[in-house]
RNA sequence: GGUUCUGUAGUACAAUGGAUAGUAUGGAGGUUUCCGGAGCCUCAGAUACAGGUUCGAUUCCUGUCAGAACCA
Numbered sequence: 001g002g003u004u005c006u007g008u009a010g011u012a013c014a015a016u017g018g019a020u021a022g023u024a025u026g027g028a029g030g031u032u033u034c035c036g037g038a039g040c041c042u043c044a045g046a047u048a049c050a051g052g053u054u055c056g057a058u059u060c061c062u063g064u065c066a067g068a069a070c071c072a
Base pairs, nucleotide, nucleotide: 001071002070003069004068005067006066007065010025011024012023013022018055027043028042029041030040031039048064049063050062051061052060
């Protein structure tokens, strides 16, 4: 330098073009306990960026950025 793939809560992952973007774990608060832990309840937290298509985009298309693999 070229080709391909990936990018979503702190972390690991889901989501057939149409649900308030979900699950686990982690965080905060409450409950419980003599104190913790476990259990139970509640809360906060995310679609890499910019455009395009569409009535509607995490999903499709283009470009940029970051990462990975292969080739040179």

Annotation
A computed fold for a 72-nucleotide RNA from a Chitinophagales bacterium, annotated as transfer RNA. Its mean pLDDT, the model's own confidence on a scale to 100, is 80. The RNAcentral record of the sequence draws on ENA. Rfam family: tRNA. Rfam classes the family as a transfer RNA. Rfam links the family to the GO term triplet codon-amino acid adaptor activity.